RNA sequence: GGAAGCAGCUUCUAGGGUUCCGAUCCCCACCCUGCGUGCCGUGCGCGACCGCGCGUGCCGUGCGCCUCGGAGGGAUGUCUGGUCCGAGAGAAGCUCACCGGGUUCGCCCGGUUGCACGGAGGGACAAAAGCCCGGGAGAC
Numbered sequence: 001g002g003a004a005g006c007a008g009c010u011u012c013u014a015g016g017g018u019u020c021c022g023a024u025c026c027c028c029a030c031c032c033u034g035c036g037u038g039c040c041g042u043g044c045g046c047g048a049c050c051g052c053g054c055g056u057g058c059c060g061u062g063c064g065c066c067u068c069g070g071a072g073g074g075a076u077g078u079c080u081g082g083u084c085c086g087a088g089a090g091a092a093g094c095u096c097a098c099c100g101g102g103u104u105c106g107c108c109c110g111g112u113u114g115c116a117c118g119g120a121g122g123g124a125c126a127a128a129a130g131c132c133c134g135g136g137a138g139a140c
Base pairs, nucleotide, nucleotide: 005096007095008094009093010092011091012090015085016084020082021081022079023076024075025074026073027072031070032069034065035064036063037062038061039060040057041056042055043054044053045052046051097112098111099110100109101108102107115135117138121133122132123131
């Protein structure tokens, strides 16, 4: 100093986080639903009256109560998950490429497609990563 397009696409996986869904926890009773209670209304009974007791309110009003409440809000990815991201050096498939043969010149058949250690730092999306910078720097 030096060959190989160190080719592309699809579906996945290892891996990755937390937008959305779900999960877990917390708040919230001022909207909805519910419970308790006071007042109020109302029915019945007792009582001479005041009143008392029991019930009731789909219509009223005050206070209290997070109960596996609803709706709403917040936190947790140190939540298995669904959605999501996802490998040059992971998988499978397809296409191109290359080689050989055939051809009616449109293409068809067969084959090949090897190797690959790697930061720090930065970038994107909600975020992170084996994503991207990048088969980069560097090492062998």
The RNA shown here (Guanidine-I riboswitch aptamer) has 140 nucleotides and comes from Cyanobium sp. Prado107.
Its mean pLDDT, the model's own confidence on a scale to 100, is 79.
Taxonomically the source falls in Cyanobium (Bacteria, Cyanophyceae, Synechococcales, Prochlorococcaceae).
It matches the Rfam family "Guanidine-I riboswitch aptamer". The literature on the family includes a 2017 paper in RNA by Battaglia et al., "Structural basis for guanidine sensing by the ykkC family of riboswitches".